[in-house]
RNA sequence: AUAAUGGUGGGUGUUGGAGUUCACCUUAACCGCCCACUGGGCAGAUGACUCCUACGAAGAA
Numbered sequence: 001a002u003a004a005u006g007g008u009g010g011g012u013g014u015u016g017g018a019g020u021u022c023a024c025c026u027u028a029a030c031c032g033c034c035c036a037c038u039g040g041g042c043a044g045a046u047g048a049c050u051c052c053u054a055c056g057a058a059g060a061a
Base pairs, nucleotide, nucleotide: 009026010025011024012023013022016052017051018050019049020048021047032042033041034040035039
């Protein structure tokens, strides 16, 4: 000096924030799916669970 491994820290997991938990990455992880594809269609603010906020629908006071 370089490489591997481990720990810690940080980051990521299709649109915001927080808690818990799981997985992944160490400059990468990641950047949704389908069809007849320069157009059309589908689910969802979660990776998973819960809460808040934004948006949408219905009902009650």